This is a predicted structure of a 473-nucleotide part of an RNA (small-subunit ribosomal RNA, 5' domain) from Pseudoroseicyclus aestuarii. Rfam family: Bacterial small subunit ribosomal RNA. Lineage of the source: Bacteria > Pseudomonadota > Rhodobacterales > Paracoccaceae > Pseudoroseicyclus.
Context: one part of a larger RNA
Parts: sequence; C1' cells; structure tokens
RNA sequence: GAACGAACGCUGGCGGCAGGCCUAACACAUGCAAGUCGAGCGAGACCUUCGGGUCUAGCGGCGGACGGGUGAGUAACGCGUGGGAACGUGCCCUUCACUGCGGAAUAGUCCCGGGAAACUGGGUUUAAUACCGCAUACGCCCUUCGGGGGAAAGAUUUAUCGGUGAAGGAUCGGCCCGCGUUAGAUUAGGUAGUUGGUGGGGUAAUGGCCUACCAAGCCGACGAUCUAUAGCUGGUUUGAGAGGAUGAUCAGCCACACUGGGACUGAGACACGGCCCAGACUCCUACGGGAGGCAGCAGUGGGGAAUCUUAGACAAUGGGGGCAACCCUGAUCUAGCCAUGCCGCGUGUGUGAUGAAGGCCUUAGGGUCGUAAAGCACUUUCGCUGGGGAAGAUAAUGACUGUACCCAGUAAAGAAACCCCGGCUAACUCCGUGCCAGCAGCCGCGGUAAUACGGAGGGGGUUAGCGUUGUUC
Repeated sequence: GAACGAACGCUGGCGGCAGGCCUAACACAUGCAAGUCGAGCGAGACCUUCGGGUCUAGCGGCGGACGGGUGAGUAACGCGUGGGAACGUGCCCUUCACUGCGGAAUAGUCCCGGGAAACUGGGUUUAAUACCGCAUACGCCCUUCGGGGGAAAGAUUUAUCGGUGAAGGAUCGGCCCGCGUUAGAUUAGGUAGUUGGUGGGGUAAUGGCCUACCAAGCCGACGAUCUAUAGCUGGUUUGAGAGGAUGAUCAGCCACACUGGGACUGAGACACGGCCCAGACUCCUACGGGAGGCAGCAGUGGGGAAUCUUAGACAAUGGGGGCAACCCUGAUCUAGCCAUGCCGCGUGUGUGAUGAAGGCCUUAGGGUCGUAAAGCACUUUCGCUGGGGAAGAUAAUGACUGUACCCAGUAAAGAAACCCCGGCUAACUCCGUGCCAGCAGCCGCGGUAAUACGGAGGGGGUUAGCGUUGUUC
C1' cells in the first nucleotide's frame, strides 16, 4: 500500500447494488417450512332448481431420496482431473405386442369393550387402479437344449388419461483405476480377513464385500503406521510474476441431521420435518404409561468484540400432485433492519473590501482566519408537499406498489464530520504543565522558553465517513 462476512470510538443527509452467528454440530417456547388426486374405491355429512353439486376421515396412487440447512466427522478414490467395465435407472422420448376369465380378504361404517392420555382389543358387514389364482406371451428369464418359468386395471363428459411385457434412447446414479491433494521421525516398523487362490454366499454390479478350506503373504525412509489439524474444488485475496494466504456470499461434489446402532418401504434412502432399539436431555401423567428433536424460515435463551423481521406473496421463475380447474411450496420473488462493503449524488452557485465585527498572533506598525461572512443576484439535485403513473404479463392474473419514472409547488431552505501537524510523513505558533500529568507504529518526547503532553488559533489529509484494533499478502 491492498484486502476483509469484521469489531470498537467519534460522527452520520439520500439512493442503487451486494452482504449480514466466523463463537456453543449449545438448548429451544410459538407459528409456518410437503403435500396432492373424488376422472381409482366404498362410506358419511351438507346443499339441491331433484338434473346434480360441495366437503371430507379411511383404503389406494404419486410425491415426502428433490428443494432448503450445516461443516461435526473425514488426510479418504472424499475431492479435482483423466480414463475404465462387471451395473441400475420411477417420471420422459421412440418402436413392437398385449390389456381374457375368475377368487378370497381388509380399512372405513356398525356393535361390544380397555385406557388419564397416546392409543388400542374383539365381533358383523363392504369396495377398489389394494391382494391372489387360471389363461395367453414371438421377443424376456432359466436350461441338462428335451424343456421349464413369468403380466396386466381400469376411469370418465367418448375424446382422452391410464395398465402389462420387451427392445432402444435420454437423464441421473452405483463401482474400479492412473496422477494430484496439510504438518510432525521428539511417530520406524505396521498388518491376521491381514495379502493371494479355490468353492460357495451376497449385490443392480466387480471385489475378502462375507464365509469354508489352502498358501504366507501385503505395506514401509520415494515415509508405512501413529499423532495433530482440516470438508474438497471452481474460485477469493495479495503480488510485476513466480509464489504466499484463504475456501464467507454464488456454483459443483461429499458428509451429517439430539448421540450411537439397525433395517423396512421404494426406481432411488439405510431416509433432516419416516420406523425400530439403546443413551442423554426436556415435557405430560390419574404413576400404569406416553410425547419430542430448528445444522429449514422467522424468533428465544446462552456463548461472544460481533451478525437482522416471530413480515408479504405465490404476481414471476422453478418444484410436487391433478385430465383440468386448482391446491401446496419460509424453494423463490419481494419488502423490513444494519454506513457492513462497493458505487453514485448532495450539504449550494455567482458577485461581494470599509479587507466589517470577533478570535488568534504581534516587533504594537500590523499580520491572519478572509471573498470567508454579511449584503445583492440566482438555482432547486436530493429531501418535503400535491398531481399523474409504467414495465416486469401471454387473453386473464402484480406480492413488490401508487414502487420506478414524469409534472407542478416549496424555500438556501432540512443535510459535516473524523484524524493528524518532531523525523519517517503533507501540515506551526501561543498559553498551561514542569521526568509530573501524559504521548508513542519505530526513533523517541516531558526535569521552566515543549512545533512531540493538554488547550486555543492556524494549517494538512480523507470525506458520509474518519481513526484504532485484529488477520492475510
């Protein structure tokens, strides 16, 4: 000098754009953040112009694996980059073929109970795009090549939306490998499913992934193992560059969801707002037993030098469901708060010498603040008041918002501070103090004439900021 997710002190007019718990992955009151479909199904309630319509608990379907948060763990195929073969892929696209016949239940409803509650037991009855069987199946799967196995679902306004099997594509994902990826040797040996093979199991798939047997290997001074620290990258910052430091916001990947473990469902999870078990903590209880998980958006306590509103809207973009109308969406878009940063603008302009008054200095003549003020003549950016008023939206639909912007009016009117002045380093005098009080980044100032302390006048620098502290180069 530059930079900052900064903080602190003094000060503070406006706007645009951005940013805003770096600390306790500490604990959380309250509200909201994932629903939707009645064109799958029976049932119930309500309305009815008797044509029908509306609402919904339950069964069923799709979605809750996306989106959003955090960085605890992880030195690893985690990430980055470049390759690979033994894989899966709901929704979407293309192509081919099919969509026949039956059956038994169950929730709900009703009846009888248990319980403080959460919830739950028994019985009767009922439906489906829920479940099951038979048939058919070139292609699909298995095969000893003889053969064997395997599917479907309907709905409605009659035009569509669906269902099943197979092949291909697209997308997304799982897996493997080369190279790169912090420090310590005051960590030198580490390893027993360990290293390899065979058989088997398991998986969508390769593989000690798992298991039985066999062999004794495998890694390591080119740093294994251990310990400490850390999410990685695109980037950011500094620098002429090489390099150093860093990984907030935005984007990609990974990991986590009170702590630890586990699987279920599913195309996909070992699942933030799902389930089960254990633990800690909090809450309810009739003491028998139950409920919960903000590292979602706001917000609270706590910690801290320090970091915001318990806001509006689905109008746009995108997502889920639905034939659609539409519903949901703290994603998102907006508004609020904060000089936290960057950028822009303003706090007037011209004229005005008797160089007024006043302050300060003085050699007492004067010098300086100083065209500065006053006065005179103008202007109205921003602000304020009134009027008009978009675009963002396509035929309709605007939270923002009567916003941006335009016009008129108003009156110089409402708007300047902070730090410094010994040298480095731009800027000097007086008074007070007297090694005191104090200053200080380094050198150093202060013990009676201090340009270095404190005040004043004057001056220098930056400017809605200025200075200090911290960190990096």